[in-house]
Context: one part of a larger RNA
Molecule: large-subunit ribosomal RNA, domain III
Organism: Sphenodon punctatus
RNA sequence: UAGUAGCAAAUAUUCAAAGGAGAACCUUGAAGGCCGAAGUGGAGAAGGGUUCCAUGUGAACAGCAGUUGAACAUGGGUCAGUCGGUCCUAAGAGAUAGACGAGCGCCAUUCCAAAGGGAAGGGUGGUGGCCUCCGUUGCCCUCAGCCGAUCGAAAGGGAGUCGGGUUCAGAUCCCCAAAUCCAGAGCGGCAGAGACGGGUGCUGCAAGGCAUCCAGUGCAGAAAUGCGACCGAUCCCAGAGAAGCUGGCAGGAGACCCGGGGACAGUUCUCUUUUCUUUGUGAAGGGCAGGGUGCCCUGGAAUGGUUUCACCCUGAGAGAGGGGUCCACGCCUUGGAAAGCAUUGCGGUUCUGGUGGUGUCCGGUGAGCUCUCACUGGCCCUUGAAAAUCCGGGGGAGAAGGUGUAAAUCUCGUGCUGGACCGUACCCAUAUCCACAGCAGGUCUCCAAGGUGAACAACCUCUGGCAUGUUA
Numbered sequence: 001u002a003g004u005a006g007c008a009a010a011u012a013u014u015c016a017a018a019g020g021a022g023a024a025c026c027u028u029g030a031a032g033g034c035c036g037a038a039g040u041g042g043a044g045a046a047g048g049g050u051u052c053c054a055u056g057u058g059a060a061c062a063g064c065a066g067u068u069g070a071a072c073a074u075g076g077g078u079c080a081g082u083c084g085g086u087c088c089u090a091a092g093a094g095a096u097a098g099a100c101g102a103g104c105g106c107c108a109u110u111c112c113a114a115a116g117g118g119a120a121g122g123g124u125g126g127u128g129g130c131c132u133c134c135g136u137u138g139c140c141c142u143c144a145g146c147c148g149a150u151c152g153a154a155a156g157g158g159a160g161u162c163g164g165g166u167u168c169a170g171a172u173c174c175c176c177a178a179a180u181c182c183a184g185a186g187c188g189g190c191a192g193a194g195a196c197g198g199g200u201g202c203u204g205c206a207a208g209g210c211a212u213c214c215a216g217u218g219c220a221g222a223a224a225u226g227c228g229a230c231c232g233a234u235c236c237c238a239g240a241g242a243a244g245c246u247g248g249c250a251g252g253a254g255a256c257c258c259g260g261g262g263a264c265a266g267u268u269c270u271c272u273u274u275u276c277u278u279u280g281u282g283a284a285g286g287g288c289a290g291g292g293u294g295c296c297c298u299g300g301a302a303u304g305g306u307u308u309c310a311c312c313c314u315g316a317g318a319g320a321g322g323g324g325u326c327c328a329c330g331c332c333u334u335g336g337a338a339a340g341c342a343u344u345g346c347g348g349u350u351c352u353g354g355u356g357g358u359g360u361c362c363g364g365u366g367a368g369c370u371c372u373c374a375c376u377g378g379c380c381c382u383u384g385a386a387a388a389u390c391c392g393g394g395g396g397a398g399a400a401g402g403u404g405u406a407a408a409u410c411u412c413g414u415g416c417u418g419g420a421c422c423g424u425a426c427c428c429a430u431a432u433c434c435a436c437a438g439c440a441g442g443u444c445u446c447c448a449a450g451g452u453g454a455a456c457a458a459c460c461u462c463u464g465g466c467a468u469g470u471u472a
Base pairs, nucleotide, nucleotide: 013031014030015029016028017027033466034465035464041447042446043445044444047427048426051425052076053075054074055073056072057071061069062068081180082179083423084422085421087157088156092151093150098107100105118143119142121141122140123139124138125137126136127135128134129133161178163176164175165174181419182418183417184416189414190413197214198213199212200211201210202209203208217399218227219226220225231398235394236393237392239390240389244379245378246377247376248375251372252371253370254369256366257364258363259362260361261279262278263277265275266274284334285333286332287331288330290327291326292325293324295323296322297321298320304314305313340360341359342358343357344356345355346354380384433442434441449461450460451459
């Protein structure tokens, strides 16, 4: 020692206009800059909880200002069978029986427990239904192992939705179009499969018809396997779910790049067949490339052969030839050009997915980048979850009907009904979270363009963003 200390981390602002009482700070336009895809970008998890959006206000707050705001006031906004929760188990938590304890309680989790209330079938009763047959229920018989109730993941497992349009603010949720999964259906909606055969006799010219006795729970292929179905319980056995880390290499997509052809725009004193932008197809079916194959058949190999970047394989069957199957997110096709996008007309004060035209084309390249899907190595005294759930096979208790019908469809096709409840706005950070705050601190992920370069380095740039970080 008061208009004093201070309002100093991250390059930077300038001009014009508008509205306004008022402008260094708001808005629009122009110019110059920064972040520079490991972002100051675009989305989420936790957390926050209305901060989201619109309109109004300028008292307070936003450490100068303010016409502005995440402030104040008034309204508005979150739409699901398919995205998540809900289901499952993991580490673990935790009842009951039991032990301990004065008691509140605590230990324990398969341990000194009479721990199953289920299933199909049979018998016998009751009861309901147009009492044929079925439903429901009591008792008896038969059968049934499991490891312990329950909780525990919004990143593990877990059926099934995508394209376009739309709002001031919501969309895989609304609308349009196209799909799909699960569950259900008493007289089981329709259609198909099962399934329409053989023998004998009679009749008839024949086609066929009648009678009777039998088959028949599908068929094809030499096989791998295939075809639209193709009965089946308790039980038994497999598989999927279901896997580490780290190399190599092949394929596919996306993005990038190159050469042409269109269309819009830029430059145009001169030059530039120039520069820039753009140039597409969802899920779900079908087909085909392309990959994989420790599948089958033929055949029989040393003078070994085949073959990879590396390897690997081979009389327990190589090469060769012919097939089968799996994945196909690629291409073609249904969807579907009608929609979208680009461009160009026209109509309308509105309301409207207004309504027309044209185009949306042809090729190439890659030890590249990101993702994905195969194959093949290496490492380990590390061998890299479980369950729900789904599914295959073996068995054959049974079920159904007598020759045109039935049971059964692990149902093929197609119709019908239903899919409850909760979350869903917005921020996700140098201003919506935590740190008393708009605090240079802290806080888990996904996406990821061009040049240079070994490079996700550093530096520069495009798309997108921003105003220099509490003033000038």